This is a predicted structure of a 1500-nucleotide RNA (small-subunit ribosomal RNA) from a metagenome.
Its mean pLDDT, the model's own confidence on a scale to 100, is 84.
[in-house]
RNA sequence: AGAGUUUGAUCCUGGCUCAGAGCGAACGUUAGCGGCAGGCUUAACACAUGCAAGUCGAACGCAAAAGCCCUUUCGGGGGCAAGUAGAGUGGCGCACGGGUGAGUAACACGUAGGUAACCUGUCCUUGUGUCUGGGAUAACCACUGGAAACGGUGGGUAAUACCGGGUAGAGUUGUGACUUUCAAUUAAGUUACAAGGAAAGCUGAGAAGCGCACGAGGAGGGGCCUGCGGCCCAUCAGCUAGAUGGUAAGGUAACGGCUUACCAUGGCAACGACGGGUAGCUGGUCUUAGAGGAUGAUCAGCCACACUGGGACUGAGACACGGCCCAGACUCCUACGGGAGGCAGCAGUGGGGAAUAUUGGACAAUGGGCGCAAGCCUGAUCCAGCCAUGCCGCGUGAAGGAUGAAGGUUUUCGGAUCGUAAACCUCUGUUGGGAGGGAAGAAAGGGCCCUGAAGAGGGGCAGAUGACGGUACCUCCUAAGCAAGCACCGGCUAACUCCGUGCCAGCAGCCGCGGUAAUACGGAGGGUGCAAACGUUGCUCGGAAUUACUGGGCGUAAAGCGCUCGUAGGCGGUUGUCAAGUCAGAUGUGAAAUCCCCGGGCUUAACCUGGGAAGUGCAUUUGAAACUGGCAAGCUAGAGGUUGGGAGGGGGUAGCGGAAUUCCCGGUGUAGAGGUGAAAUUCGUAGAUAUCGGGAGGAACACCAGAGGCGAAGGCGGCUACCUGGACCAAUACUGACGCUGAGGAGCGAAAGCGUGGGGAGCAAACAGGAUUAGAUACCCUGGUAGUCCACGCUGUAAACGAUGAGUGCUAGACGUUGCGCGUUUUAACACGUGCAGUGUCGCAGCUAACGCAUUAAGCACUCCGCCUGGGGAGUACGGCCGCAAGGCUAAAACUCAAAGGAAUUGACGGGGGCCCGCACAAGCGGUGGAGUAUGUGGUUUAAUUCGAUGCAACGCGAAGAACCUUACCUGGGUUGGAAACCCCUGGAAUCCCGCAGAGAUGUGGGAGUGCUCUUUUAGAGAAUCAGGUGUCCAGGUGCUGCAUGGUUGUCGUCAGCUCGUGUCGUGAGAUGUUGGGUUAAGUCCCGCAACGAGCGCAACCCCUGUUGUUAGUUGCCAGCGAUUCGGUCGGGCACUCUAACGAGACUGCCGGUGGUAAGCCGGAGGAAGGUGGGGAUGACGUCAAAUCCUCAUGGCCCUUAUGCCCAGGGCUACACACGUACUACAAUGGUCGGUACAAAGGGCUGCGACCCCGCGAGGGUGAGCCAAUCCCAAAAAGCCGACCUCAGUUCGGAUUGUAGUCUGCAACUCGACUACAUGAAGGUGGAAUCGCUAGUAAUCGCGGAUCAGCAUGCCGCGGUGAAUACGUUCCCGGGCCUUGUACACACCGCCCGUCACACCAUGGGAGCUGGGUGCUCCAGAAGUGGCCGAGCCAACCUCGCAAGAGGAAGCAGGUCCCCAAGGAGUGUUCAGUGACUGGGGUGAAGUCGUAACAAGGUA
Repeated sequence: AGAGUUUGAUCCUGGCUCAGAGCGAACGUUAGCGGCAGGCUUAACACAUGCAAGUCGAACGCAAAAGCCCUUUCGGGGGCAAGUAGAGUGGCGCACGGGUGAGUAACACGUAGGUAACCUGUCCUUGUGUCUGGGAUAACCACUGGAAACGGUGGGUAAUACCGGGUAGAGUUGUGACUUUCAAUUAAGUUACAAGGAAAGCUGAGAAGCGCACGAGGAGGGGCCUGCGGCCCAUCAGCUAGAUGGUAAGGUAACGGCUUACCAUGGCAACGACGGGUAGCUGGUCUUAGAGGAUGAUCAGCCACACUGGGACUGAGACACGGCCCAGACUCCUACGGGAGGCAGCAGUGGGGAAUAUUGGACAAUGGGCGCAAGCCUGAUCCAGCCAUGCCGCGUGAAGGAUGAAGGUUUUCGGAUCGUAAACCUCUGUUGGGAGGGAAGAAAGGGCCCUGAAGAGGGGCAGAUGACGGUACCUCCUAAGCAAGCACCGGCUAACUCCGUGCCAGCAGCCGCGGUAAUACGGAGGGUGCAAACGUUGCUCGGAAUUACUGGGCGUAAAGCGCUCGUAGGCGGUUGUCAAGUCAGAUGUGAAAUCCCCGGGCUUAACCUGGGAAGUGCAUUUGAAACUGGCAAGCUAGAGGUUGGGAGGGGGUAGCGGAAUUCCCGGUGUAGAGGUGAAAUUCGUAGAUAUCGGGAGGAACACCAGAGGCGAAGGCGGCUACCUGGACCAAUACUGACGCUGAGGAGCGAAAGCGUGGGGAGCAAACAGGAUUAGAUACCCUGGUAGUCCACGCUGUAAACGAUGAGUGCUAGACGUUGCGCGUUUUAACACGUGCAGUGUCGCAGCUAACGCAUUAAGCACUCCGCCUGGGGAGUACGGCCGCAAGGCUAAAACUCAAAGGAAUUGACGGGGGCCCGCACAAGCGGUGGAGUAUGUGGUUUAAUUCGAUGCAACGCGAAGAACCUUACCUGGGUUGGAAACCCCUGGAAUCCCGCAGAGAUGUGGGAGUGCUCUUUUAGAGAAUCAGGUGUCCAGGUGCUGCAUGGUUGUCGUCAGCUCGUGUCGUGAGAUGUUGGGUUAAGUCCCGCAACGAGCGCAACCCCUGUUGUUAGUUGCCAGCGAUUCGGUCGGGCACUCUAACGAGACUGCCGGUGGUAAGCCGGAGGAAGGUGGGGAUGACGUCAAAUCCUCAUGGCCCUUAUGCCCAGGGCUACACACGUACUACAAUGGUCGGUACAAAGGGCUGCGACCCCGCGAGGGUGAGCCAAUCCCAAAAAGCCGACCUCAGUUCGGAUUGUAGUCUGCAACUCGACUACAUGAAGGUGGAAUCGCUAGUAAUCGCGGAUCAGCAUGCCGCGGUGAAUACGUUCCCGGGCCUUGUACACACCGCCCGUCACACCAUGGGAGCUGGGUGCUCCAGAAGUGGCCGAGCCAACCUCGCAAGAGGAAGCAGGUCCCCAAGGAGUGUUCAGUGACUGGGGUGAAGUCGUAACAAGGUA
């Protein structure tokens, strides 16, 4: 620091996702040790049990017992225990420490201040005192109530408990005077007068100490007040009666509506009041480059709470966690009458939950309470236990060791890899186990001594004190021994193979994997990463500049309000001054801890710790004056005003005008009109349309008219008048910043629509009819109502668009145009130059993702407003506001997707355009489609009808030839190392012949026959070969996959295209070149050009053919000569034909025209041939997952006594049908018969087979010749010359069938071809549709060949005869180039929309129902403070009294009043849940119906 993902590719926008860090975590797998930390985030749910706050005898009174001893009259008594335990009075503490975060949006917290408005126990400093009396009371004793808790009555006692008096004159209160401070006051100080208030003792031998009381001061703590700061919702916009203020009183430690009475009517709020939701706040923590964002566990500060609600008491301090009272809920005890309780203290239990520990030890240390102290108490704390929860450290060994062992995995079978890894050898000892030693934390206090005035302080000595813990640590012994897992390996992202599986099972963070060769699933081997852990899940920040302060945008991606005016607010020209902001210095504060830096301590680290820095803040203070701001007075450049001009569809009202449509009346006139692609509905003989004249009425204003004008926008168009707004130009001696923008707000605002009343010619939703159509609720046509028009009112929206907010300044130009002015010139219209204001086109810099914008900015800047933050859901629901309604404005969420989108690129496509080709159409000729037959296919049938080929580009195709074979199929019979190869063994060379069984394969038997080479030639061995057998690795498969492949082939298409290098342009995909102007069959050539060159294609080179030359002359030929049986037969010849090799020839070369002096084209000459002469071979980059695993080859899979191999028979030949391709026909341009000509190219020894003979014929017999320019097949046929037939199902046509034959072959039944005789079907030129062909072509005629025993209407060739037509490119099909549109890219056989049906999901409405919160009204009123009463009770003090006692004061019980918690009733409101039914939405595999959109998408 980025990466993946939208596309065929690209750039951009934009979301989603990932890599990082972190956590009080949880879960899964695994687990050796230690250190340091951390450990109920959920139910502020309920709690058994134990402990968590006591202490003081130096404040006070009382006061045991066990036990031991003594004694006894045996009942007991005494002493010690012991003034002990114990409780009680009293003092201090219990308001600290500890827990929790429910509540709280608040002066609760943070920070900085204020308190002249306050309090403060203990502590420190200091001053002065501590006198004298009194009456009670608990404990205790007696009696007594109660189950208990707990009491009651009487008696009796002490105090540092309580009370009186005296003393104080500093303190307090009141009134006054003076001084100081101050903005001012109630402040401070001094002073006068008046009122009025204290105390307690204890210890000690003593000195003295500890206390107590009243003051003053301090320290620390607290109360109250204030500025500023920190959550969400405006779909919460108005809130408020103690409410805001005043006066008076009360109350408080203290100010204050804190409370009460009276008076006034204020106070808060868009800078967000009120309401709702959520939440303890902070130092900090996590993240981050930072700014920020998130968070508030542990530690620390503050706050709040203590079962829930209310209340006060005591006290220095509480409205009190382990106190009290009341109410409520819950739990427990009960004798039913009553009582008791509060773990959000430490442990622990149940429950909840994904989830969080021991009912441990000790006060040794630190700290706290009490105490003079010893000391006691302390679940604070210090330690231990549990947990990988986190961080940190260590280990699981180290060095050597190659037959690279065995084994695993894999393999191309060679190997590779695990792998120096192991074994083995040498060594070490962390950790573990055993043994021994063994800390620091502990020196204070207390005791003694010294110093000192001291008992303060200081110094010294001895001794005591450790929970942790016999722990840390150290030493010895022991043995490599006891110690490695987890995740991942398609890309992002480091790491690859095999097997299994087969869109299944499964994976997945995103993209996406899996449908038989999965590096993505599962397993294995290997590898990568981290490591006592590793992964997963959840959450936070980051990446995300994806809320943008730092640091984004708004023409087309999301985003400028439809427009204007204007309030608040924000911003604002120029000179001066002040110093609020701002800047600088200083001071205070910003707790500690944390983070950072430098050090120190644990063996290191984590951790702990010393010092520093920082804490960007706030406050106070001293300065500065540029900028912002305040103030005051000026200025004129902004703005406004004055005067004079001209321009204009600017607005409103009234009037006027002509053209046209329609209607009415009348005339002329007759059969149609109208309308359309074509028609029909419609009108018309009752007289239309057409035409002429007259009239009525409404609406709109041709030409002018322009990219022109005006207006803020919407918008505005005949003419005239009136009323009226704004802009512009020129001049200017006025005002003096008066300005810009503008949240709310107000106004204007097309069309449609609504209301009321008019009007209504034309047009025209709805509607009707006619067409079109599969349908046609549309497009087209004929009609036609609202509406369109006017007046008044409403609505308030539009692609209200320049998809571009308003204002100001600056930044090259060029060319138009409108308005006004100036200058030059002119008689003038003009023209030229120039200034201002508008309005256009082009264009530089610059900007932009690109397109594009470009002084009218989308450039460079400033000011203000509005708006955006992925797509869908949705501009929807709910709520609110507006509206008569329609509806508008504001405006979500659940859920769902990984995209949606912009611009541009290359293709493809278009019922887009342009140019151009092709038997593409047209012009012609002949066919197919109808018939019969042949053949192939589909279908059906079958035991099997083997398989493949399926639009063009399958279908007389593979198959150049299925009776057996072929043959792959079926039935049946056999066979299992096999029909083949290799090794070994045995036998025989080989080979041939004959039997038997059998359908045959096969089985079985017999016979003949021995070859070649070598040697020690009796005999044996070997090679090759045959048969049998064994074995091994295996053979074999026309079994599957052509979508795993090679090779081959088809097709677009013999179409003219397809690319590359360098350069250039573009951010890029890409473009350029290859486009353009011509031209060509051609990307053929020329010219031009940011291109210049090149390659594969085109063309040429090759073959055949057309002319000719040379060479050659048999088997070919015969002009001339000779012979002749008259046949080139022979002699002879090689001239000709021909044959077959080499040449020549044609190149737009020549001429004319045209074209651009080009390429080329047109015409001509010559020539056998002329513009590629004709034909062939030749097939670019690529497309179709095109065809073929059944030609062959081949990966993988499958079969292996069978899916292999052999055999017989059958099938591939079936037959209701359908299609393709052919043949033969339908006849007279013909048929039949007779006669008679002329080819080319081929084939031939398992062959072609002549002549001759036989047969009507197919053919048979015979076998001359020929291995072929020699012989044969071989007759060419159409043609020509004659004859007959005469338009008919025929002398056409030949199917079908019968009979008899021929040939091939082992064999023609299924199932061959041919012959003869007989039979004589359909068919009379073929619907829709469709095919071929442009010249030696079509058409027509025959001939040959391959395959082949036989079988040809097929295929491949050959020649004979031999046409017609092409105006032309509008249309159909295919193709090429350029261009255009695109939402297509699997590329139009594309994409895609909506209803309906089904399933699921979330959601709105909904008669209602249920629950929670809350407002208001009313009832009720516990405890308690306060007020009042207080007849009952009453020690201290006062009065009277000798006393008893009486009275008073104060007080208590009790009562009552105000307030008030729970509770109850009623009525609203709000938030949830649920609800028959219902609305739309989303998602879903191949459902239904149509075809809306994307191309002119077929009606833009």
The sequence is in RNAcentral, with records from SILVA.